Transfer RNA from candidate division WWE3 bacterium RIFCSPHIGHO2_01_FULL_40_23, 83 nucleotides, folded computationally. The sequence was found in a public genome assembly.
RNA sequence: GCCGUGGUGGCGGAAUGGCAUACGCGAUGGUCUCAAAAACCAUUGGGGGCAACCCCGUGUGAGUUCGACUCUCACCCACGGCA
Numbered sequence: 001g002c003c004g005u006g007g008u009g010g011c012g013g014a015a016u017g018g019c020a021u022a023c024g025c026g027a028u029g030g031u032c033u034c035a036a037a038a039a040c041c042a043u044u045g046g047g048g049g050c051a052a053c054c055c056c057g058u059g060u061g062a063g064u065u066c067g068a069c070u071c072u073c074a075c076c077c078a079c080g081g082c083a
Base pairs, nucleotide, nucleotide: 001082002081003080004079005078006077007076010025011024012023018066026044027043028042029041030040031039045056046055047054048053059075060074061073062072063071
């Protein structure tokens, strides 16, 4: 230099162009207990708002589309292969 695979929450990781993040772990709060562990329940991206709700968010930037984590292009990073 060329080719391929991948980049999603605090971590792992799923997601057919149609609710952004299922599921697991972790964390926080609660129930239970004399206390704890275990178990169970709830919550768990950011910003705004009293609230209802609104805006932004899948490596970065653009494009296609009514609609993009998903398709296209460029770039960045990681891993593998070829030279």